[in-house]
Context: one part of a larger RNA
RNA sequence: UGACGGGAGCCCGCACAAGCAGUGGAGUAUGUGGAUUAAUUCGGCGCAACGCGAAGAACCUUACCAAAGCUUGACAUCCCGGAAAAAAGCCUAUAAAAAGCUAAUGCCCUUCGGGGAAUCCGGUGACAGGUGGUGCAUGGUUGUCGUCAGCUCGUGUCGUGAGAUGUUGGGUUAAGUCCCGCAACGAGCGCAACCCCUGCCAUUAGUUGCUACGCACGAGCACUCUAAUGGGACCGCUACCGACAAGGUGGAGGAAGGUGGGGACGACGUCAAAUCAUCAUGCCCCUUAUGACCUGGGCUACACACGUAAUACAAUGGUCAUUAACAGAGGGAAGCAAAGCCGCGAGGCAGAGCAAAUCCCCAAAAAUGAUCUCAGUUCGGAUCGCAGGCUGCAACCCGCCUGCGUGAAGUUGGAAUUGCUAGUAAUCGCAGAUCAGCAUGCUGCGGUGAAUACGUUCCCGGGUCUUGUACA
Numbered sequence: 001u002g003a004c005g006g007g008a009g010c011c012c013g014c015a016c017a018a019g020c021a022g023u024g025g026a027g028u029a030u031g032u033g034g035a036u037u038a039a040u041u042c043g044g045c046g047c048a049a050c051g052c053g054a055a056g057a058a059c060c061u062u063a064c065c066a067a068a069g070c071u072u073g074a075c076a077u078c079c080c081g082g083a084a085a086a087a088a089g090c091c092u093a094u095a096a097a098a099a100g101c102u103a104a105u106g107c108c109c110u111u112c113g114g115g116g117a118a119u120c121c122g123g124u125g126a127c128a129g130g131u132g133g134u135g136c137a138u139g140g141u142u143g144u145c146g147u148c149a150g151c152u153c154g155u156g157u158c159g160u161g162a163g164a165u166g167u168u169g170g171g172u173u174a175a176g177u178c179c180c181g182c183a184a185c186g187a188g189c190g191c192a193a194c195c196c197c198u199g200c201c202a203u204u205a206g207u208u209g210c211u212a213c214g215c216a217c218g219a220g221c222a223c224u225c226u227a228a229u230g231g232g233a234c235c236g237c238u239a240c241c242g243a244c245a246a247g248g249u250g251g252a253g254g255a256a257g258g259u260g261g262g263g264a265c266g267a268c269g270u271c272a273a274a275u276c277a278u279c280a281u282g283c284c285c286c287u288u289a290u291g292a293c294c295u296g297g298g299c300u301a302c303a304c305a306c307g308u309a310a311u312a313c314a315a316u317g318g319u320c321a322u323u324a325a326c327a328g329a330g331g332g333a334a335g336c337a338a339a340g341c342c343g344c345g346a347g348g349c350a351g352a353g354c355a356a357a358u359c360c361c362c363a364a365a366a367a368u369g370a371u372c373u374c375a376g377u378u379c380g381g382a383u384c385g386c387a388g389g390c391u392g393c394a395a396c397c398c399g400c401c402u403g404c405g406u407g408a409a410g411u412u413g414g415a416a417u418u419g420c421u422a423g424u425a426a427u428c429g430c431a432g433a434u435c436a437g438c439a440u441g442c443u444g445c446g447g448u449g450a451a452u453a454c455g456u457u458c459c460c461g462g463g464u465c466u467u468g469u470a471c472a
Stems, first nucleotide, its partner, number of pairs: 001472002003469003007466001009464005015456002019420005026311001028309006034302001042053002064297003070291001073127001077126002079123005089102001091100002107116003129286002132284003138280002140275003143271001145269001150189006156165003169180003195263004200231007209221003234257001237251005313413001317372005330361003335354002340349003379410001384405007426448007
């Protein structure tokens, strides 16, 4: 000087407290451990691994396993020889595919002999190739403490020196934020602001939007809205407190009040944190195999244990009916698909319109009425049987959906433990990425919309000053 203390002081944070809803019990989904397996590919492991990489494993993906076959190779450059290509189609073998066989037709230049480009076949070796190893050799990227308020430097001064000072102190702040003081004076990285969304107003611009209307034509741009530019909030005004400061407490005006709300933004550094399997890369290793190809299997297995979710245990509810009403944000051409017809339904037929403020996805759902009357039930839906639909070469291993039947556990969950302070929690649905198909996950969007916070003694984490030290 740090680090640490079951030392002290001060101060923060859904840290506790006050509340609301959960998890831990049930069956299911999913990830992990374990055990299993020919293989169950690999990575990730306290917080900061475990619905994580994976925004989607039937084949492919795929890295794993078994079997079949390849060796200049699936991919790249160079050399030699040959061929008027390639895509495509056909045939044969095998359990299956890889593998094997095969016809016609071109481009540029031309002295019509040929040459060239591209492609293919054969040969040769230089080489290719490796999701093989090392994240403790690395770059890049990321998590984390933590959006915590800190981390430093120059010059000066003090100290023999390590170092100190500044950065401590008195106030104040969300903040090393600002003020005052001070052997310090300044500066940098952080804080804040500048950026985006949202809340109010104005101006400009009105089609596909809006207005009057049951609809259309036509008309208009006040309103809604769209999208560009401005204004607006600064403790500015006011009263009090404060040290005449910084600032604080209330008030007025205002759409908004003291950072208005949300996002992006993450200092010096910590954890030899994560990643050689995104990519790049040193070194090591494989080179008729640790490379590459294909068929089938596996990643989906199951005594069990854990994490994360969705569904419930019901009456603030279930079912039926009225196909009642009201969103926002997205997506659409190998696409979204209306109206119509068929089917109990999943869906099918056919196809208007729309590269979309125009058309479509699009039905929003939580409401209201009737019924059920507290029961393992008209709760709950697991499991299983049968019959179908869709995608796709192909749903046996191993997809999703529909109808009929079946109707398990479960009556609110031990010790323990999580989230959340307002348009939040809770609850309700909608959309998107990935994607042929596959969502209880993820990322967004809106609808309805609470309770509580006395306070900082205690638990956890952090900041700061001080003190002790067998630690560095």
Predicted 3D model of a 472-nucleotide part of an RNA (small-subunit ribosomal RNA, 3' major domain) from a metagenome. The coordinates come from a structure-prediction model, not an experiment, and the mean pLDDT is 82.